[in-house]
Predicted 3D model of a 1518-nucleotide RNA (small-subunit ribosomal RNA) from a metagenome. It matches the Rfam family "Bacterial small subunit ribosomal RNA". The prediction has a mean pLDDT of 83.
RNA sequence: AGAGUUUGAUCCUGGCUCAGAAUGAACGCUGGCGGCGUGCCUAACACAUGCAAGUCGAACGAGAAAUUUCCGCUUCGGUGGAGAAAGUAAAGUGGCGCGCGGGUGAGUAACGCGUGGGUAACCUGCCUUUGAAUCUAGGAUAACCCCGUGAAAACGGGACUAAUACUGGAUAAUGUCCCUUUGGCUGUGGCCAUAGGGAUGAAAGGUGACCUCUUCAUGAAAGUUGCCGUUCAAAGAGGGGCCCGCGUACCAUUAGCUUGUUGGUGGGGUAACGGCCUACCAAGGCUACGAUGGUUAGCUGGUCUGAGAGGAUGAUCAGCCACACUGGAACUGGAACACGGUCCAGACUCCUACGGGAGGCAGCAGUGAGGAAUUUUGCGCAAUGGGGGAAACCCUGACGCAGCAACGCCGCGUGAGUGAUGAAGAUUUUCGGAUCGUAAAGCUCUGUCAAGCGGGAAAAAAAUCUUUCGGUUAAUACCCGGAAGAACUGAUGGUACCGCUGGAGGAAGCACCGGCUAACUCCGUGCCAGCAGCCGCGGUAAUACGGAGGGUGCAAGCGUUGUUCGGAUUUACUGGGCGUAAAGAGCGUGUAGGUGGUUUAGCAAGUCAGAUGUGAAAGCCCUGGGCUCAACUCAGGAAGUGCAUUUGAAACUACUAUUCUAGAGUAUGGGAGAGGAGAGUGGAAUUCCCAGUGUAGAGGUGAAAUUCGUAGAUAUUGGGAGGAACACCGGUGGCGAAGGCGACUCUCUGGACCAAUACCGACACUGAGACGCGAAAGCGUGAGGAGCAAACAGGAUUAGAUACCCUGGUAGUCCACGCCGUAAACGAUGAGAACUAGGUGUAGCGGGUAUUGACCCCUGCUGUGCCGCAGCUAACGCAUUAAGUUCUCCGCCUGGGGAGUACGGCCGCAAGGUUAAAACUCAAAGGAAUUGACGGGGGCCCGCACAAGCGGUGGAGCAUGUGGUUUAAUUCGAUGCAACGCGAAGAACCUUACCAGCCCUUGACAUCCUCGGAAUCCAGCGGAGACGUUGGAGUGCCUUCGGGAGCCGAGUGACAGGUGCUGCAUGGCUGUCGUCAGCUCGUGUCGUGAGAUGUUGGGUUAAGUCCCGUAACGAGCGCAACCCUUGUCCUUAGUUGCCAGCACAUAAUGGUGGGAACUCUAAGGAGACUGCCGGUGAUAAACCGGAGGAAGGUGGGGAUGACGUCAAGUCAUCAUGGCCCUUAUGGGCUGGGCUACACACGUGCUACAAUGGCCGGUACAGAGAGUUGCGAAGCGGCGACGUGGAGCCAAUCUCAGAAAACCGGUCGUAGUCCGGAUCGCAGUCUGCAACUCGACUGCGUGAAGUCGGAAUCGCUAGUAAUCGCGAAUCAGAAUGUCGCGGUGAAUACGUUCCCGGGCCUUGUACACACCGCCCGUCACACCAUGGGGGUUGGUUGCACCAGAAGUAGGUAGCUUAACCUUCGGGAGAGCGCUUACCACGGUGUGGUCAAUGACUGGGGUGAAGUCGUAACAAGGUA
Repeated sequence: AGAGUUUGAUCCUGGCUCAGAAUGAACGCUGGCGGCGUGCCUAACACAUGCAAGUCGAACGAGAAAUUUCCGCUUCGGUGGAGAAAGUAAAGUGGCGCGCGGGUGAGUAACGCGUGGGUAACCUGCCUUUGAAUCUAGGAUAACCCCGUGAAAACGGGACUAAUACUGGAUAAUGUCCCUUUGGCUGUGGCCAUAGGGAUGAAAGGUGACCUCUUCAUGAAAGUUGCCGUUCAAAGAGGGGCCCGCGUACCAUUAGCUUGUUGGUGGGGUAACGGCCUACCAAGGCUACGAUGGUUAGCUGGUCUGAGAGGAUGAUCAGCCACACUGGAACUGGAACACGGUCCAGACUCCUACGGGAGGCAGCAGUGAGGAAUUUUGCGCAAUGGGGGAAACCCUGACGCAGCAACGCCGCGUGAGUGAUGAAGAUUUUCGGAUCGUAAAGCUCUGUCAAGCGGGAAAAAAAUCUUUCGGUUAAUACCCGGAAGAACUGAUGGUACCGCUGGAGGAAGCACCGGCUAACUCCGUGCCAGCAGCCGCGGUAAUACGGAGGGUGCAAGCGUUGUUCGGAUUUACUGGGCGUAAAGAGCGUGUAGGUGGUUUAGCAAGUCAGAUGUGAAAGCCCUGGGCUCAACUCAGGAAGUGCAUUUGAAACUACUAUUCUAGAGUAUGGGAGAGGAGAGUGGAAUUCCCAGUGUAGAGGUGAAAUUCGUAGAUAUUGGGAGGAACACCGGUGGCGAAGGCGACUCUCUGGACCAAUACCGACACUGAGACGCGAAAGCGUGAGGAGCAAACAGGAUUAGAUACCCUGGUAGUCCACGCCGUAAACGAUGAGAACUAGGUGUAGCGGGUAUUGACCCCUGCUGUGCCGCAGCUAACGCAUUAAGUUCUCCGCCUGGGGAGUACGGCCGCAAGGUUAAAACUCAAAGGAAUUGACGGGGGCCCGCACAAGCGGUGGAGCAUGUGGUUUAAUUCGAUGCAACGCGAAGAACCUUACCAGCCCUUGACAUCCUCGGAAUCCAGCGGAGACGUUGGAGUGCCUUCGGGAGCCGAGUGACAGGUGCUGCAUGGCUGUCGUCAGCUCGUGUCGUGAGAUGUUGGGUUAAGUCCCGUAACGAGCGCAACCCUUGUCCUUAGUUGCCAGCACAUAAUGGUGGGAACUCUAAGGAGACUGCCGGUGAUAAACCGGAGGAAGGUGGGGAUGACGUCAAGUCAUCAUGGCCCUUAUGGGCUGGGCUACACACGUGCUACAAUGGCCGGUACAGAGAGUUGCGAAGCGGCGACGUGGAGCCAAUCUCAGAAAACCGGUCGUAGUCCGGAUCGCAGUCUGCAACUCGACUGCGUGAAGUCGGAAUCGCUAGUAAUCGCGAAUCAGAAUGUCGCGGUGAAUACGUUCCCGGGCCUUGUACACACCGCCCGUCACACCAUGGGGGUUGGUUGCACCAGAAGUAGGUAGCUUAACCUUCGGGAGAGCGCUUACCACGGUGUGGUCAAUGACUGGGGUGAAGUCGUAACAAGGUA
């Protein structure tokens, strides 16, 4: 410090997620030791049991027992008395303590807490210091005893008694109060000191020591004195009360709250100020700087995190507060409204004799419950601290320790060295090896920790006692301080630490390994099981699931989960934004607030600097010290950014006073304008009415129809009525704040601008609330209504058409008044100010120059446009009218959906508006730009693409292939173009992969091993055959004589074999776009980038072909050419081919001699290149025309197929990974099937006839094939064919008669002399074999079919059409396929349209790319949520009832020790009664929150449901 994730890719915006640190944690797996810490976060839920606050006999009275000693008695069991126990225990009076310590965080949003102040408005037991005093008197009462009630708890009565308990009196002031005196201080009141007078007003003793004085006389009392206590007063310390400034959570969907309320006066009350309380008076007080209400919460030092600023948090430790079962109340006391006190009410639990009682763990342990979850019913007061005590001492679950828990931090260990046959084993493998791995074993060492034994009883201490010194004192007591010495005290503790013993012995796991993120392979699984923090893995080769090996990380821990901060600049103070990503309010006026020109002086609030106080300790940081180190701990320092006080400075801001004119404003003079309001006027047009002319249509549409019209429409002429809107001018022209404003005239009226001077003197800018304006539609009332026109009706369109189109048509549109208050109210750009290159239009008003004048030209201000630099921006773009650079103020945003929705409030007549969430859900949603693809977008261009033609298919019969069906099997594959006469260039057996049956199991085939045998040939028997079995013939080659090679048979196991699966694991091959003209690269340049440029543009071409231009320059694969063939000529050669001329022969024929001219053959050349001419064109490329030429613009044809696309096809050509079968999914054989047949489709053949059929005659090819072959002549057969065998390994022989054509004849438009299917009979040929299931021949039979619906195919010239011939495969079997020649057309105006393609451009929400994307209803399931007659619960307001305990007031009744008394009584007190306040409770009525509710509303999410197709392209109606 960043990373992953939106996209095909990019940049940005933006959310989600991760890596870090932390934790009172929990869970999973694992677990050796020690030190130091920490440990109910949930139910402030309920609690059994024990303990947690007592102590003092030196305040007081009283005072046991067990046990035991002695003496009696005794029935020998005991019993009585005295002593010890013992002035002890327990209980009581009294004092002090129990308000500390300990726990918890329910309540509390508050002077509760923090911080700083105030108290002149206060208190303070114990402690310290100082001063003074401690006199006198009195009456009770508990305990104990007796009686009584009760189950108990407890209570009542009688009698006795003490005090440091209680009470009266005295004395006293520097106390308190009142009246006076003076001084000082002060914050409004007052405070302090001082002098005088008056009133009031205290005490308690205990325990030691000593006798100098007095009395009794061992010694005591009084006395003296010490100590402790008591009283008064003053001060201190420490503690507390109260008050104030500032700070202290969220919600405005809480906006008004308040009657003791705010203040005053009198009174009361308190330690004390105060409405704290009360009576009266006044009507105030708080609040947008957030009152009131609601929700949540103890606050802080600190803790965690962070670079910091901040954010979160408030366990342990420390400070403060609050609470103690819930609510209320007071008492005591210095202090409480009291955790282990009291009273009352309530709930709960327990006891009970049912009458009544008892209790309060949020003390320490512990129990139950709750919960994911948190310990021992331990030891000790040895230390520290606390209470009591004079002290010893007692008490202390505070505390010190131990126990449990890896809960956390820190430390240590689980060994070290050496050791390569790189052992065994495991995993993997390309089978060679590699890895675990020096790891192990082995050898040599060490000894931490643990274990055992021993040492050590280390340190942790004072108090106490003795001695002594000093102080105090009358004192050698006591006490206090110092020194020395002595004895004693340890829970921890079997401590720490040290030594010894033995021996590597007892001690390693957890998570992860697709990316982020360090770390990879095998097996299993097969969208299953599962994983997952995000992206995402898994559908048969998973580095992502599970296991294993290996590796990585951390380590006595490791992971997971939860939570917090960080990363997140993702709430932005530091440190963000608002044209299009979320975000500028529709616009103005203006209040509060914020901000504000210039000069001088002052002030010192802000600001800056210094000083002082404070900012507790602990913690953090720094420096040292102590535990072996560390954690931990001790000491010191720094820091604590704050607050307060104070002293200064005076630039800036504020404030006070003052100056100025540059901001703002006013006055004068001008012109411009659809600025606004009202009144009036005008013409054109539509419609309607009247009248005329006139006749059959009009209207409307893509086409129609509804509609109007013979009752006279439309058209046309004249007249009239009425309403609405104002053509031309008219313009990115004008005006207005925006909405908006358009005929003309008048009246009223707002604003801006220009020019020149004068005046005022900061009067300004912005603007939360507020107020006003605010298109259209809509609403209310009343007018009006021509045209247009929601709704509605009809007609069309359509699958439907509640739409688009048409015919009608009502609200409405118009006017007046009143509402509504919203719009893509947009420049998607808030207002104001300043600054920052220009150029060019336009509107208004000026200035200059010139002119007679209007122009032209230069120039100023204001408005309104375009282009453009710097700069900015994610880019697009903006750019003096900023989205640039700055300032001021306001509004708004914080992922998408849910949702601008619900609820609540406000507004509205309503419609609705405004304000405005949450649950839940997703990992995106989005902006700009890029490349493609696509468009029922555009432009240019091409192609038998259309058009123009010719001939077909689709109808018939047959052939063939496919689908389907059937079947034991009908083997498999190919499936839009680009499967379907395709693989298959040829299924009777074979082929053959399929089916049935019969057989084989190292196998039909390959390699290796062992044994035997030559191999091989022949024959018989069984069997459908495979096969089985028997017999016979045969004994080979090489040799080192062991054997070997080849072949055959048997055996064993490694293995063979598979047309089994996966073409979506693959290679290779192929199809297709497409023979379309494209596809790319290097360098450079541009862009943040994806990318662009080049390759676009202007021409041209068949072509990215070429030329020109050009931030591009070049290059590659494609195009073209080079290759083959064909067309002309030449040269060479001349057999098997040829024959012009010369001969020979024949009936005739190159048959023969000869010839080499020609044809031809097959080698090599020539030729064509836009080369030449003219024109067009940019003078280019090129095109058009022409000449010459066999051929002319690529001459024709072929081969040749760029980058890529389709997971296209093929595992059944072949090869091949993986998987599967192994007496079978392998192998052999026989028979069957692939040939089936209601049907559908594709491709063909033959036809339907006269351009023809049939008969007869006569011509002319090319290219091929042939020895397992082609097979002549001749002969036979009607024929298929048979026979025959010449010739030919081919320019020689054969196949081999070419057919259409031509000549002649016949048929005469008919199911025919067309057509030939089908069937019957008889044959031929091939073959082991033609039944299933071959071809052909002859005779007979003679079906459909009379030119083919919608639709659709091929072809542009030697082409289509038509005619025959040949070949491959092949024993036989073509209408198929591949070739060959013969005859030989028509048409192309043209590119609007269909299809496909290329280039440029445009839009896009597509990128699996339009066969795309995507919306809504409905149906089903689930989830959360709104409404809902209500129901239940919590909380709270108001009104009323009620009124326990308690306090205060009153008091007729009853009772009464102290004091007074005249002895009667009184004062005072208590009880009782009563009044006020008041808790619980109750009634009624509201608010609010939560839960629930038949039903209901929308929302979200779900598998490939239903209906349509709204949006994205002009998305087919933008």